[in-house]
Context: one part of a larger RNA
């Protein structure tokens, strides 16, 4: 000067603490590991690996194993020779890739073009090193810190400034001051959201007029109200009162839709784990080159004595099951979303209006409310697992899809030690929606809304974290 201390002072953070709810126990799903296997590809491993990479393994993907081909070659360029079909359709043989037969046959300005093939050069590699790298990204951490010019102090290494005194979410701001300024973090500018106001009026809307229907903004109209989508206005401790030199702090003060950063998002300094990726692309050296490269079939990635992590679903009455009612948001749709009628008990099917959509469709929200039923029991709880029948997508559901009926009804009575999240429109609950995608493992994952809590005495402890200080045999 830094690290370190089971040294010391300040201070903060769902860090304890006061609540709520969860995992750990049970079955199921889905990642790992471990074991197996011809393969069970490859990578992530403490916090920072483990529903990660994977925003979709049945063929493919695909990287693995078997097993059959190919070697300038699965894709492209260039240069030269051929040929006009060696290309396309058909049969045969084969698992397929491929092979053999046999048929059909270019344009032309005659230079060529275009195809094929043959040669030569140029390949090709998810093979190795992330400890040779380049972008990327996690992470301390959105924590308040990390520097630099000039002056100054010191032999120097180096200090100072950045310290102390308030203050603040904050190296925010004041006051002090060998410092004075400065810049990369901080804050603001930027987006969404909360109020209004002007413009504008479809495909949205309907208050008031007419019209018309079983009914409905359905017509015709209106521009008022909701919306939509442009521009403004608003909050700035501005105002008032204490408290203080200030800076600011309290206030159940005003006004205000909204009050001290209003409410979320985007933004992540200097650096740190030789952290993570050569497999997302790139790229340096290495290594293979009738194979470690490339086609193609079939497996595999989906195995199971077992361990861990994360999620669903449940153990039930604030419940379950039958009936009737009710009220969203943000989204997707032409190789798409697909109404209305019929058909099936459902999954579907059939139809085929209407939509490139503020207009048609997906689209029935559920929890909530009424009525009715079940009476504490392994039950009308619970829903694995199993056995028939079935329906879709796809060339193809055996290995290995989703769902749909009947029927079976497993474990499981609230969970040891030990441990997560979470300060409000949050946590719990409830349903919708997309993205990948023929289908689907989807209970993940990323968004919407719906209902909508309890609790913070306090910093004594436990982590982690910033400052100033002290010691040190580390560096």
């Nucleotide at each position: 000067u830094g690290a370190c201390g089971g040294g010391g002072g300040c201070c903060c953070g769902c860090a304890c603490a006061a609540g709520c709810g969860g995992a750990g126990g049970a079955a199921c799903a889905u990642g790992u590991g471990g074991u197996u296997u011809a393969a069970u590809u490859c990578g992530a491993u403490g916090a920072u690996a483990c529903g990660c990479g994977a925003g979709g393994a049945a063929c493919c993907u695909u990287a693995c194993c078997u097993g059959g081909g190919c070697u300038u070659a699965a894709a492209u360029g260039u240069a030269u020779g051929u040929u006009g079909a060696c290309a396309g359709g058909a049969c045969u043989a084969g698992a397929g890739a491929u092979a053999g037969u046999u048929u059909u046959u270019u344009c032309u300005u005659c230079g060529g073009a275009c195809a094929a093939u043959a040669u030569a050069c140029a390949a090709g590699g998810u093979g190795c090193u992330g400890c040779a790298u380049g972008g990327u990204u996690g992470u301390c951490g959105u924590c308040a810190g990390c520097u630099c010019g000039u002056g100054c102090c010191g032999u120097g290494a180096g200090g100072u400034g950045u310290c102390g005194g308030g203050u603040u979410a904050a190296g925010u701001c004041c006051c002090a001051u060998a410092a004075c300024g400065a810049g990369c973090g901080c804050a603001a500018c930027c987006c969404c959201u909360a109020u209004c106001g002007u413009u504008a009026g479809u495909u949205a809307c309907c208050a008031u007029c007419a019209g018309g229907u079983c009914a409905u903004g359905c017509u015709g109209g209106g521009g008022a109200c909701u919306c939509u989508a442009g521009c403004g206005a608003g909050a700035c401790u501005g105002c008032c009162a204490c408290c203080g030199u200030a800076a600011g702090g309290u206030g159940a003060g005003a006004g205000g839709a909204a009050g001290g950063u209003g409410g979320g998002g985007a933004u992540g300094a200097c650096g740190u784990c030789a952290a993570a990726u050569c497999a997302g692309c790139a790229c340096g050296g290495c290594c293979c080159u009738u194979a470690u490269g490339u086609c193609c079939a079939g497996g595999g990635c989906u195995a199971c004595a077992c361990a861990c992590g994360u999620a669903c679903u449940a153990c039930a009455a604030u419940g379950g099951u039958g009936g009737g009612g009710a009220c969203a948001g943000a989204g997707g749709g032409u190789c798409g979303c697909g109404a209305a009628g019929c058909c099936g008990c459902g999954a579907g099917g059939u139809g085929g209006a209407g939509c490139c959509a503020a207009u048609c469709c997906c689209a029935g929200a559920a929890a909530c409310c009424c009525c009715a039923u079940c009476c504490u029991a392994g039950u009308c709880c619970g829903g694995a697992u199993c056995g028939g029948a079935g329906u879709c997508u796809g060339c193809a559901a055996c290995u290995c899809g989703a769902c749909u009926c009947c029927g079976u009804g497993a474990a499981g009575u609230c969970g040891g030690a030990a441990u997560c999240g979470c300060u409000a429109g949050u946590a719990a609950u409830c349903g919708c929606g997309g993205a990948u995608c023929a289908g689907c493992a989807u209970u993940g994952c990323c968004g919407c809304g719906g209902u909508g809590a309890a609790u913070a005495c306090g910093u004594u402890c436990c982590c982690g974290g910033g400052c100033c200080u002290u010691g040190u045999a580390c560096a």
A computed fold for a 475-nucleotide part of an RNA from an uncultured bacterium, annotated as small-subunit ribosomal RNA, 3' major domain. The prediction has a mean pLDDT of 82. The full RNA is in RNAcentral, with records from ENA and SILVA.